[in-house]
RNA sequence: AAGAGCUUUCGGGGCGGGGUGGAAGUCCCCACCGGCGGUGAUCGGGGCGAAGGCCCCGUCAGCCCGCGAGCCGAAGGGCCUUACGGCCCGGACGCAGGAACCGGUGCGAAUCCGGUGCCGACGGUCAAAGUCCGGAUGGUAGAAGGCUUAC
Numbered sequence: 001a002a003g004a005g006c007u008u009u010c011g012g013g014g015c016g017g018g019g020u021g022g023a024a025g026u027c028c029c030c031a032c033c034g035g036c037g038g039u040g041a042u043c044g045g046g047g048c049g050a051a052g053g054c055c056c057c058g059u060c061a062g063c064c065c066g067c068g069a070g071c072c073g074a075a076g077g078g079c080c081u082u083a084c085g086g087c088c089c090g091g092a093c094g095c096a097g098g099a100a101c102c103g104g105u106g107c108g109a110a111u112c113c114g115g116u117g118c119c120g121a122c123g124g125u126c127a128a129a130g131u132c133c134g135g136a137u138g139g140u141a142g143a144a145g146g147c148u149u150a151c
Stems, first nucleotide, its partner, number of pairs: 003149008016030004031131002033120002035067004043058006062118002072094001076089005100116005122134003
């Protein structure tokens, strides 16, 4: 010891008030929420230097790039069947898959500041759900640590 193998732990937030109604956390008005990696002109701390400045650590995007989650599913594998075929696991270089503008500052803004907007799987429900219930004591992008090891 950044690569490789094994392994442990961690790994998602949100309906409060009012209206209508027989009935709504689902509709309407107000409210509330924002996974992971990257980028980052943010903010904080530290170090070096005579200084301009440079370096390190932490932190900074829901709508900029990518990923996960969700709906499907190929290869491959397993079980059953004489066979046809059925069921299960599996999840990709596969399919599908949301949302931003204006102004300010500035050399520079997709990220800062201000304003106004917009987005949010499937199934369920006395009534249509980002916020309730369920699959889910699940899965996962990944994060941190441990052991072994190529080099």

The RNA shown here (FMN riboswitch aptamer (RFN element)) has 151 nucleotides and comes from Parvularcula dongshanensis. The sequence was found by an Rfam model in a public genome assembly. Its Rfam family is "FMN riboswitch aptamer (RFN element)". Gene Ontology term of the family: FMN binding. Taxonomically the source falls in Parvularcula (Bacteria, Pseudomonadati, Pseudomonadota, Parvularculales).